The RNA shown here (transfer RNA) has 73 nucleotides and comes from a Candidatus Omnitrophota bacterium. Rfam family: tRNA. Rfam classes the family as a transfer RNA. The prediction has a mean pLDDT of 81. The sequence was found in a public genome assembly.
RNA sequence: GGGCCGCUAGCUCAUCCGGCAGAGCAUCGCCCUUUUAAGGCGGGGGUACUUGGUUCGAAUCCAAGGCGGCUCA
Numbered sequence: 001g002g003g004c005c006g007c008u009a010g011c012u013c014a015u016c017c018g019g020c021a022g023a024g025c026a027u028c029g030c031c032c033u034u035u036u037a038a039g040g041c042g043g044g045g046g047u048a049c050u051u052g053g054u055u056c057g058a059a060u061c062c063a064a065g066g067c068g069g070c071u072c073a
Stems, first nucleotide, its partner, number of pairs: 001072007010025004019056001027043005049065005
């Protein structure tokens, strides 16, 4: 330098053939328990890497850029 893949909640990942953005763990509150852990119930938390474009409408499609990884030379 070329090619490919990834970037969404604190973490790991879904959603990704366009139509109100989710789960597990973690965190907070309550219940249970002599207490802790475990268990049960509930809450908060993300304008989806950035900018622009297409569209009535974009996490999703297109372009450029950024970061990370794999690979070829």